[in-house]
RNA sequence: GGAAGCAGCUUCUAGGGUUCCGAUCCCCACCCUGCGUGCCGUGCGCGACUUUGCGUGCCGUGCGCCUCCGAGGGAUGCCUGGUCCGAGAGAAGCUCACCGGGUUCGCCCGGUUGCACGGAGGGACAAAAGCCCGGGAGAC
Numbered sequence: 001g002g003a004a005g006c007a008g009c010u011u012c013u014a015g016g017g018u019u020c021c022g023a024u025c026c027c028c029a030c031c032c033u034g035c036g037u038g039c040c041g042u043g044c045g046c047g048a049c050u051u052u053g054c055g056u057g058c059c060g061u062g063c064g065c066c067u068c069c070g071a072g073g074g075a076u077g078c079c080u081g082g083u084c085c086g087a088g089a090g091a092a093g094c095u096c097a098c099c100g101g102g103u104u105c106g107c108c109c110g111g112u113u114g115c116a117c118g119g120a121g122g123g124a125c126a127a128a129a130g131c132c133c134g135g136g137a138g139a140c
Base pairs, nucleotide, nucleotide: 005096007095008094009093010092011091012090015085016084020082021081022079023076024075025074026073027072028070034065035064036063037062038061039060041059043058044057045056046055047054097112098111099110100109101108102107115135117138121133122132123131
């Protein structure tokens, strides 16, 4: 010093986190269950009593606790997952490009498309990453 468009798109994958959904946990309103306790009553039952009335249980109702449910709120991605992001050096497909042949000049047919170690740091989105800077720096 060093050729090659070291081309583009789509669907995926490895990988990635946590906006949304779901999952798990916590708080907690209402409802449900039971227990305790207070109150009320020409209420209902039982008991003793001459009666007024008393005791006790039930019914009704307030409060506290337990149980159940789970609106709402919070935490967790050392939650498999759905959504989401996602490879130059992963996969498949398509298009362009290039080469050869044909052509009615519109295009058609066949083929080629190789190699590729790689930080640190920074950037985006909710966030992170094999995303982007970047086939960059560097190494070979």
Source information: Guanidine-I riboswitch aptamer from Cyanobium sp. CH-040, 140 nucleotides, folded computationally. The source organism's lineage runs through Bacteria, Bacillati, Cyanobacteriota, Cyanophyceae and Cyanobium. Its mean pLDDT, the model's own confidence on a scale to 100, is 78.